[in-house]
Context: one part of a larger RNA
RNA sequence: UGACGGGGGCCUGCACAAGCGGUGGAGUAUGUGGCUUAAUUCGAUGCAACGCGAAGAACCUUACCUGGCCUUGACAUGCAUCUCUAAGUGUGUGAAAGCACAUGACCCUUCGGGGAAUUUGCACAGGUGCUGCAUGGCUGUCGUCAGCUCGUGUCGUGAGAUGUUGGGUUAAGUCCCGCAACGAGCGCAACCCUCAUGUCUUGUUGCCACUUCCGCAUCAGCGGAAAGCACUCUAGACAGACUGCCUCGUUUCAACGAGGAGGAAGGUGGGGAUGACGUCAAGUCAGUAUGGCCCUUACGGCCAGGGCUGCACACGUACUACAAUGCCCAGUACAAUGGGAAGCAAUACCGCGAGGUGGAGCAAAUCCUCAAAACUGGGCCCAGUUCAGAUUGUAGUCUGCAACUCGACUACAUGAAGUCGGAAUCGCUAGUAAUGGCGCAUCAGCUACGGCGCCGUGAAUACGUUCCCAGGCCUUGUACA
Numbered sequence: 001u002g003a004c005g006g007g008g009g010c011c012u013g014c015a016c017a018a019g020c021g022g023u024g025g026a027g028u029a030u031g032u033g034g035c036u037u038a039a040u041u042c043g044a045u046g047c048a049a050c051g052c053g054a055a056g057a058a059c060c061u062u063a064c065c066u067g068g069c070c071u072u073g074a075c076a077u078g079c080a081u082c083u084c085u086a087a088g089u090g091u092g093u094g095a096a097a098g099c100a101c102a103u104g105a106c107c108c109u110u111c112g113g114g115g116a117a118u119u120u121g122c123a124c125a126g127g128u129g130c131u132g133c134a135u136g137g138c139u140g141u142c143g144u145c146a147g148c149u150c151g152u153g154u155c156g157u158g159a160g161a162u163g164u165u166g167g168g169u170u171a172a173g174u175c176c177c178g179c180a181a182c183g184a185g186c187g188c189a190a191c192c193c194u195c196a197u198g199u200c201u202u203g204u205u206g207c208c209a210c211u212u213c214c215g216c217a218u219c220a221g222c223g224g225a226a227a228g229c230a231c232u233c234u235a236g237a238c239a240g241a242c243u244g245c246c247u248c249g250u251u252u253c254a255a256c257g258a259g260g261a262g263g264a265a266g267g268u269g270g271g272g273a274u275g276a277c278g279u280c281a282a283g284u285c286a287g288u289a290u291g292g293c294c295c296u297u298a299c300g301g302c303c304a305g306g307g308c309u310g311c312a313c314a315c316g317u318a319c320u321a322c323a324a325u326g327c328c329c330a331g332u333a334c335a336a337u338g339g340g341a342a343g344c345a346a347u348a349c350c351g352c353g354a355g356g357u358g359g360a361g362c363a364a365a366u367c368c369u370c371a372a373a374a375c376u377g378g379g380c381c382c383a384g385u386u387c388a389g390a391u392u393g394u395a396g397u398c399u400g401c402a403a404c405u406c407g408a409c410u411a412c413a414u415g416a417a418g419u420c421g422g423a424a425u426c427g428c429u430a431g432u433a434a435u436g437g438c439g440c441a442u443c444a445g446c447u448a449c450g451g452c453g454c455c456g457u458g459a460a461u462a463c464g465u466u467c468c469c470a471g472g473c474c475u476u477g478u479a480c481a
Stems, first nucleotide, its partner, number of pairs: 001481002003478003007475007015465002019428005026320008034311002042053002064306007073124001077123004083117001088103006106115003126295002129293003135289001137284003140280001142278001147186006153162003166177003192272004197239005203233001206229002211226006242266001245260005322421001326380006338369003343362002348357003387418001392413007434457007
């Protein structure tokens, strides 16, 4: 100087407390361990591995296993060599790959040859083989915590100290005051994006208030057209918030704190992006790159089938429930983000349904895809039930060469466990939790209940910091570095 302490002081955080909802019990989905296996490819392992790499394992993917084949190779460059050889087409064999056979060309030309391709040979290719403890790059984590340092000066023999400590204050090493320090850098904040208010501009594919016309209608009104840009909206510019104003407090007539006015918004307005010096020899050689080592008729390459989906068991993360604030049936209202050409698909018809037939319109503010909870009416009457839906049987639909291992969905039948979950444990402070649906990426299809977004309905509680956990600053002890 650090680190540590079941030392002290101050402070912060959904850390505790106050609340709301869960997990741990059941069934299923998914990941992991273990076991099994010819193989169940590999990696990730406290927080910070375990719905993680994987934004999608039937074949492919695929790296694993079994079997069948190839050896200058699926791919690159160079040198030499070969030639009616290539691409293509056909035949045989075969599970395919492969092997064997037949057929079959061209461009430029100074006629020397050159190009493309093939054959053969040599250099070499190739390796998801090992080492993340040889590395680059990227990432996680402490932590969006408020810290980490430097120059000059001063002090100390020196390691070092000072500045950065102290008194206040802040979300903040934020700011103020003081001070042997004076300044500066990386962080904080601001500058960036978005949401919330207004003004101006812009009016098509958006809008429809006023006005006119047409059709239907007794009226109310509905549909269409014109006209229009008021309004909504689209997307650009600008304004606006700065403790600027007022009162009080502490006052050091500082920083700041408490309240108020005005305001769409008030004290960082909400959210995002942004992650200092460093820590963990943290993670990744399987994204790519790369040193070294290793394989080279195989640890390389091609193909078929299988496996990654196995199942006495254990754990993590989710979904669905156990019901009456509910379930079922009928009616009926209101979104936003997005996506669409090998695509999205309306009206119509067929089917109980999954879906099928057909195809208007749309490279889209134009066309298509578009809610559910809520609300209204009726039924159920506390039961393993009109709860719950696993499992199984039968019949089907769709995608795709192909659904046996191993896809999703539909109908009918079947109707398991489960009556709110031990010890323990998790999330959340407001448009949040809880709850309801919708969209997208990947993608032929889908094991999506996952991930990333969107909108609807919409709470409770916070006395407080004694305690648990984590962190920051000062100080103290230490036989630790």